[in-house]
Molecule: SAM riboswitch aptamer (S box leader)
Organism: soil metagenome
RNA sequence: CUCAUCCAGAGAGGUGGAGGGACCGGCCCUUUGAGACCUCGGCAACCGCUGCAAGGUUGGUGCCAAAUCCGGCAGAUCGCAGAAUAAGUGCGAGGUCUGGAAGAUGAG
Repeated sequence: CUCAUCCAGAGAGGUGGAGGGACCGGCCCUUUGAGACCUCGGCAACCGCUGCAAGGUUGGUGCCAAAUCCGGCAGAUCGCAGAAUAAGUGCGAGGUCUGGAAGAUGAG
C1' cells in the first nucleotide's frame, strides 16, 4: 500500500502500585487495585488442515468491560427560523439512516 472483517463470543490467580479506555469531545472503568507482565483457562475461526457443500481445532496470529463504548467528516430525513403556500434558503441542541475518515486484527 491492497483486500476482508469489526452490534456475536470468551476470566481467574499472581507480581506491582496509578492511571486507563489509540487521538479530540463526551461518557465510563479504576486503590473493592488501572495499564503492564507472568501462569492457567477460555472465545473465535483470519491463515494453516480435511473437504463438493461444509467441518474441525493438534499449529501461526488475534481476542476475553461497555457496538471499534458513543460521536468527530459528508449526505438524506425529522426538527427549528422565516414565509400566504410551495419551491428554495438559513441554523445545528437533538433523533434515525447511509456513506466516508481514523483505528484495530488478519492475509498478501